A computed fold for a 76-nucleotide RNA from a Pyrinomonadaceae bacterium, annotated as transfer RNA. The coordinates come from a structure-prediction model, not an experiment, and the mean pLDDT is 80.
RNA sequence: AGGCGCGUAGCUCAGUUGGUAGAGCGUUGCCUCGACACGGCAAAGGUCUGGGGUUCGAGCCCCCACGCGCCUACCA
Numbered sequence: 001a002g003g004c005g006c007g008u009a010g011c012u013c014a015g016u017u018g019g020u021a022g023a024g025c026g027u028u029g030c031c032u033c034g035a036c037a038c039g040g041c042a043a044a045g046g047u048c049u050g051g052g053g054u055u056c057g058a059g060c061c062c063c064c065a066c067g068c069g070c071c072u073a074c075c076a
Base pairs, nucleotide, nucleotide: 001072002071003070004069005068006067007066010025011024012023013022019056027043028042029041030040031039049065050064051063052062053061
């Protein structure tokens, strides 16, 4: 320098044909227990990396940028 992939909740990741964003773990509250753990019930938590475009509508399609990973090449 070129190519490919990835970026969604605190963490690990889903998200179908573009149509109001989910799971597990974790956190908080309540129940249970003499108490703790386990278990049960409920809740909170998201500008979907940033910007622009297409569209009636974008996490999803297109462009640019940023970050991370992998590959190739160059370089004395």
Rfam family: tRNA. From the family's description: Transfer RNA (tRNA) molecules are approximately 80 nucleotides in length.